[in-house]
This is a predicted structure of a 74-nucleotide RNA (transfer RNA) from a Candidatus Levyibacteriota bacterium. The coordinates come from a structure-prediction model, not an experiment, and the mean pLDDT is 81. It matches the Rfam family "tRNA". It is annotated as a transfer RNA. Gene Ontology term of the family: triplet codon-amino acid adaptor activity. Lineage of the source: Bacteria > Bacteria candidate phyla > Candidatus Levyibacteriota.
RNA sequence: GCUCCUGUAGCUUAACUGGAUAGAGCAUCAGGUUCCGAACCUGAAGAUUGAGGGUUCAAUUCCCUUCGGGAGCA
Numbered sequence: 001g002c003u004c005c006u007g008u009a010g011c012u013u014a015a016c017u018g019g020a021u022a023g024a025g026c027a028u029c030a031g032g033u034u035c036c037g038a039a040c041c042u043g044a045a046g047a048u049u050g051a052g053g054g055u056u057c058a059a060u061u062c063c064c065u066u067c068g069g070g071a072g073c074a
Base pairs, nucleotide, nucleotide: 001073002072003071004070005069006068007067010026011025012024013023019057028044029043030042031041032040050066051065052064053063054062
């Protein structure tokens, strides 16, 4: 330098052939329980889906550019 794979919440991840408010587990916070904790139960908050643009009535999904990570070839 070329090709391919990959990027979604603090972490791990789901989302069919483009379609309904992007869903869950752990963690965090609040409450319950307890003498106090742990565990358990209930609830809350947290994502402009790496970034920018395009197509579309509609994009996590398709296209282009770009950034990070990984693999292969040279």